[in-house]
RNA sequence: GCGGGUGUAGCUCAAUGGCAGAGUACAAGCUUCCCAAGCUUGGAGUCGCGAGUUCGACCCUCGUCACCCGCU
Numbered sequence: 001g002c003g004g005g006u007g008u009a010g011c012u013c014a015a016u017g018g019c020a021g022a023g024u025a026c027a028a029g030c031u032u033c034c035c036a037a038g039c040u041u042g043g044a045g046u047c048g049c050g051a052g053u054u055c056g057a058c059c060c061u062c063g064u065c066a067c068c069c070g071c072u
Stems, first nucleotide, its partner, number of pairs: 001071007010024004018055001026042005048064005
């Protein structure tokens, strides 16, 4: 330099172009003599960044950044 992949909650990951979710973690409550476990509830997201297409974009297109893999 060229090609491919990944980027979404603190972490691990989902989501046919039509309401952004789960597990885990965290906080509160219930339970217990206490802890753990269990149950209930709750907070947490400029979907890496910028632009385009579209009535509508996490999803399609272009650019760009970071990381990973391969080639030269």

Overview
Predicted 3D model of a 72-nucleotide RNA (transfer RNA) from Desulfomicrobium norvegicum. The prediction has a mean pLDDT of 80. Rfam family: tRNA. It is annotated as a transfer RNA. The sequence is in RNAcentral, with records from ENA and Rfam.